[in-house]
Molecule: small-subunit ribosomal RNA
Organism: Bacteroides sp.
RNA sequence: AUGGAGAGUUUGAUCCUGGCUCAGGAUGAACGCUGGCGGCGUGCCUAAUACAUGCAAGUCGAGCGAGGGUACUUGUACCCUAGCGGCGAACGGGUGAGUAACACGUAGGUAAUCUACCCUUAAGACGAGGAUACCGUUUGGAAACGAACGUUAAAACUGGAUAGGAUAGUAAGACAAAAGUUUAACUAUUUAAAAGAGCAAUCUACUUAAGGAGGAGCCUGCGGCGCAUUAGCUAGUUGGUGAGGUAAUGGCCCACCAAGGCGAUGAUGCGUAGCCGGUCUGAGAGGACGAACGGCCACAUUGGGACUGAGACACGGCCCAGACUCCUACGGGAGGCAGCAGUAGGGAAUUUUCGGCAAUGGACGGAAGUCUGACCGAGCAACGCCGCGUGAAUGAUGAAGUAUUUCGGUAUGUAAAGUUCUUUUAUUUGGGAAGAAAAAACAAAUUGACGGUACCAAAUGAAUAAGCCCCGGCUAACUACGUGCCAGCAGCCGCGGUAAUACGUAGGGGGCAAGCGUUAUCCGGAAUUAUUGGGCGUAAAGGGUGCGUAGGCGGGUUAUCAAGUCUUUGGUUAAAAUGCGGUGCUCAACGCCGUAGUGCCAAAGAAACUGAUAGUCUAGAGUAUGGUAGAAGUGAGUGGAACUCCAUGUGUAGCGGUAAAAUGCGUAAAUAUAUGGAAGAACACCAGUGGCGAAGGCGGCUCACUAGGCCAAUACUGACGCUGAGACACGAAAGCGUGGGGAGCAAACAGGAUUAGAUACCCUGGUAGUCCACGCCCUAAACGAUGAGUACUAAGUGUAGCCAGAAGGCUGUGCUGAAGUUAACGCAUUAAGUACUCCGCCUGAGUAGUACGUACGCAAGUAUGAAACUUAAAGGAAUUGACGGGAUCCCGCACAAGCGGUGGAGCAUGUUGUUUAAUUCGACGAUACGCGAAGAACCUUACCAGGUCUUGACAUACUCGGCAAAUCUAUAGAGAUAUAGAGGAGGUUAACCGGGAUACAGGUGGUGCAUGGUUGUCGUCAGCUCGUGUCGUGAGAUGUUAGGUUAAGUCCUGCAACGAGCGCAACCCUUAUUGCUAGUUACCAUCAUUAAGUUGGGGACUCUAGCGAGACUGCCGGUGAUAAACCGGAGGAAGGCGGGGAUGACGUCAAAUCAUCAUGCCCUUUAUGACCUGGGCUACAAACGUGCUACAAUGGCUGACACAAAGAGAAGCGAGCUCGCGAGAGUAAGCAAACCUCAGAAAAGCAGUCUCAGUUCGGAUUGAAGUCUGCAACUCGACUUCAUGAAGUUGGAAUCGCUAGUAAUCGCGAAGCAGAGUGUCGCGGUGAAUACGUUCCCGGGAUUUGUACACACCGCCCGUCAAACCAUGAGAGUUUGUAAUACCCGAAGCCGGUGGCCGAACCGCAAGGAAGGAGCCGUCUAAGGUAGGACAGAUGAUUGGGGUUAAGUCGUAACAAGGUAUCCCUACGAGAACGUGGGGAUGGAUCACCUCCUUU
Repeated sequence: AUGGAGAGUUUGAUCCUGGCUCAGGAUGAACGCUGGCGGCGUGCCUAAUACAUGCAAGUCGAGCGAGGGUACUUGUACCCUAGCGGCGAACGGGUGAGUAACACGUAGGUAAUCUACCCUUAAGACGAGGAUACCGUUUGGAAACGAACGUUAAAACUGGAUAGGAUAGUAAGACAAAAGUUUAACUAUUUAAAAGAGCAAUCUACUUAAGGAGGAGCCUGCGGCGCAUUAGCUAGUUGGUGAGGUAAUGGCCCACCAAGGCGAUGAUGCGUAGCCGGUCUGAGAGGACGAACGGCCACAUUGGGACUGAGACACGGCCCAGACUCCUACGGGAGGCAGCAGUAGGGAAUUUUCGGCAAUGGACGGAAGUCUGACCGAGCAACGCCGCGUGAAUGAUGAAGUAUUUCGGUAUGUAAAGUUCUUUUAUUUGGGAAGAAAAAACAAAUUGACGGUACCAAAUGAAUAAGCCCCGGCUAACUACGUGCCAGCAGCCGCGGUAAUACGUAGGGGGCAAGCGUUAUCCGGAAUUAUUGGGCGUAAAGGGUGCGUAGGCGGGUUAUCAAGUCUUUGGUUAAAAUGCGGUGCUCAACGCCGUAGUGCCAAAGAAACUGAUAGUCUAGAGUAUGGUAGAAGUGAGUGGAACUCCAUGUGUAGCGGUAAAAUGCGUAAAUAUAUGGAAGAACACCAGUGGCGAAGGCGGCUCACUAGGCCAAUACUGACGCUGAGACACGAAAGCGUGGGGAGCAAACAGGAUUAGAUACCCUGGUAGUCCACGCCCUAAACGAUGAGUACUAAGUGUAGCCAGAAGGCUGUGCUGAAGUUAACGCAUUAAGUACUCCGCCUGAGUAGUACGUACGCAAGUAUGAAACUUAAAGGAAUUGACGGGAUCCCGCACAAGCGGUGGAGCAUGUUGUUUAAUUCGACGAUACGCGAAGAACCUUACCAGGUCUUGACAUACUCGGCAAAUCUAUAGAGAUAUAGAGGAGGUUAACCGGGAUACAGGUGGUGCAUGGUUGUCGUCAGCUCGUGUCGUGAGAUGUUAGGUUAAGUCCUGCAACGAGCGCAACCCUUAUUGCUAGUUACCAUCAUUAAGUUGGGGACUCUAGCGAGACUGCCGGUGAUAAACCGGAGGAAGGCGGGGAUGACGUCAAAUCAUCAUGCCCUUUAUGACCUGGGCUACAAACGUGCUACAAUGGCUGACACAAAGAGAAGCGAGCUCGCGAGAGUAAGCAAACCUCAGAAAAGCAGUCUCAGUUCGGAUUGAAGUCUGCAACUCGACUUCAUGAAGUUGGAAUCGCUAGUAAUCGCGAAGCAGAGUGUCGCGGUGAAUACGUUCCCGGGAUUUGUACACACCGCCCGUCAAACCAUGAGAGUUUGUAAUACCCGAAGCCGGUGGCCGAACCGCAAGGAAGGAGCCGUCUAAGGUAGGACAGAUGAUUGGGGUUAAGUCGUAACAAGGUAUCCCUACGAGAACGUGGGGAUGGAUCACCUCCUUU
């Protein structure tokens, strides 16, 4: 010494700035749901609104007279009371309206004061007098309340005496330098008293004086709210003198004099507010508040006033005025809950018309006592704090129920039930307090509202007692169902569009608990106003610049003082509260005791630092002298080049302008060219991150005047300094005023283009203006977005000036960089580093630099400068991507160079559209459209019409029956189906068939945006990542970049990287060469043989199919870093990846598919399922895609004739033979295939014919007759023959494929299939042309740059207009209030005056007088009235902008070079964003040049 936590939300991600929100505590609270008990507290925060009713201040007979009652012992006792009188009523209780003030707090002063009751001390109370209320009589009034006359008392009232005091004066003495102060004594004036009780002692009361205590008044220092869009206020105002007044000081009041007083250290004004002890919060410093309790103040229906009194300008007193309420006989009267209860009203909201004076306290009284809504208690209210309880132990089949489930279980849950206990609380019974004790002594008696309460004992019995909120993150706690951007939730972020842990319900869980949540408010978190403890280059924020006033801060040294500062002591800081230590209620809350206490005041001391005063010094600052550089300023003069214009000459048809044009100029002679002249403006080269200036800014040359800087060396002054709120001065461009000037340029304007439009960009003209003089304006991206000054903190290098012999030094101006700093970028001796001093400024974004007000201005406008409302972000720096009508490099049939097509025709086929009962569904840029479909006549088939079935056509389980099934026949029917007959499989565990019931089957129904799987595409593009390390606060970076090279992130070299993975390549298949092995169905050179490789034979060849070889930049030369690699060459069948294929990284497109399949959820269940017949998918005005055939002679037709490969074949291929013109038919050999068959290849080549025409091209269409498949060719098959013979003569804009055995062209085969192709997938034959090259189009890769994009440019985003709503400004005015001013009127009242009137006590014999009273008058003055202004609020036709709002209109201004770079100030113009002119900034991309720097 006891004390400090954070989180969510801006982004694709990051760091920062910055706001919003949450978790905590608190409350005089309210609301919602719920509610067992007790203790202690608290309870109109709103209408200081209005109040019915009752009570809240009386008491004293021991001050006084009088009246009445009771008792009787009949003259005594006791009691009551209206009145006079005394004391009290100024306390206690309530409220917070007013008040920004000496009201409050604190510390003092009062020598400038008062004080009833109380205490102490001293002295005293003598002797007289006149009234009056009550009462009686009369009388007025409705009442309230009076009037006249008469009678009476006092401690009521009035003189006199005496004392002391007070006031004025004299004044010995004392003090003092003096002025003077003080006092004994004396003089003058003035001024006291009351009695009562008691047998008495005595007590009480009274008077005077002095003191005390408590109380009160006044004064002063200091302290505590907001607004400057309140800057000036003040006339009794400030002071003096004198008089008055007061208890007392004082302009408190009055007269006179002076002209002061207050104010940026915030006067005055306006708004708000009772102040404090304290309360809440906070680590504290602070912030907010001022209920209850305590102190002070103010108020008492509103305003004014005094009276009485010790004390009031008086809550339950008086007078007056106003408003309101009540009574009234209309003439007049009465009233004041902000006392306690209570009522109405207001409001989200706040209690009983209770008991008692028993206690504490107060008033009166000698006392008993009376009074006391103060107070003590009870009642109501979970309003707060605290305490207690609603049971404890045991109990597993883990019961039932409920929820959920993967159906196995799991959860609720030892929870319940059951068993054994306990009795706080509640209930009943009995007992039963303390709080209470009051002083000469003794004795006796009495007093409790609370309350039969607390407490104690006993009895019965788990018996009487649990809710509320939450469960997406923050924030502890999860599932199911319902709902389907609906209903709703939400503190912030945000949930909800069919699988919602976020809505509603349920189960379960979490938290707190007689409460729990919500709302409101305050503090905290918030370092988010920052003293402790923030910032200002780019996030909000440095004034445009200087000079300088006040103020703030200030060099070395000596001495003094002691204001700040420090130490010690004392006083105070009321009590309560808080903290600490104890202690009492069973604990606690609560209470009691002790202690501590940061402020202020006083006293004493210290002297380092700051300060003050007095000296002194030279390092800061300044002055003088000598040099020096300069676009520094002002004025005057002067020069050449260029543009334009004018004149003249030469000369002729164009000139000019643009991307291209046109407007314009020109035959009336332009442009061009030459000479001469005029005028105005600006000063090429030099010229430079060069110079000067405070900034703005300054540029030909010369002269004059003026200012500042720097350098050098000495001398002098001696802190003279720094900063600087206000003030003052300067201040680009544009703009304004007056007068000049006007060449060029050029807002506005006009015309021409461009365009969808083009109020623009481009072009031709062109006026203000630009220039000068004088006067205004005062703003800029006025920027280094960086205030000024001083000191300190590594270097290197360029440049300007000066000094120096040199090294070098000083001053300015740049760059690179250390430490340090920064959110980062960056800054870095010219700081954005380290410190100090002073000034300015900031506190989320928008509204808005707007409105209103004020000041300035001729105006434009400038300066100052908000709010309502809206919103959860806005913003800075950096990162990764994506994008760019940014840049660089590279690649690709991408372009180019070529060849052939499509687009035109007819047909085929797919799609759209249309049609239809249906034309089933899906696929839609590339990446749908001869696609799913390798083949719709029925079937397929999912669609339509009609007819049928309902546990079903298909699966499993249960039960019953069994000779029934398949198949065939007959009948009915379109058929499904039904009936009858034949038939005889399979089946006993009934596994087969049929019937039945229930679970269920079924679905090409929905969702590809719930999914798996599969696929397309970028793209066979070269990329995509990881580990460790390093760098960075971090996202991330590095590696992967760089220099080369490659088809390639392929390889090499370098490098804070080193390695690795998925991709590339290779490994696989095929093809090209060859060796070996093996030869049947293949082959046949040699030998035989045949019609024939037919057969014998052969193993050479071809071929087949296994295993090998071969190619690797291996070799040579060159280039290159000697590397990788590239170029050329040799050899080789093949050469630099030999050709082709398979193979598709991380990922993108919510890409495609629920109709291949699988599958969640939803939907359907006599139908969206199943069966059947027929129809449809084949329609046909039109459009598009993909193909086939052509348009012909490189051809058609006819004839003969040659050469393949790869395949397929048993419900098959089918030879041969016969028939048919043919499709094909009949018959039938062979072949499950190197054997047989399909099977004839075609183009080509040879020969003939046709001769350029709609043809001997072309074959559509149509007619007739057939063939084949098939239950069945009508809708709707293919083919054949004969006949018919359409369009079409090479195809617009546009567009596709292809780089070699490729394009083009020719035929062959296969799959599926009963049949059916011009499609698809394969096969071989013939077989080209071209590539200079990478500028451009498209796509892709890499690097870099900008970005306001990240759903990523199909992005983002601006403004007008239109619509709805919201708040707000202006507005002819209308209206309400507030505070003043001037004037009028002027109540009550104090004070002053006063003729007359009245007039007990005193004087006077009397008359009369004194004093007094009413009345009247005057000053002051409340309310009221009038007037003009000020300020504030409400409202107002209309109007201005602003904000908000899923899908409105017009454009496209900004972000990329945003397609005219953007922005700032200014001026003009325009539907709108905006455009243009002048000046400025870089917070502009790109390219080039210059300068500087870094590295070598």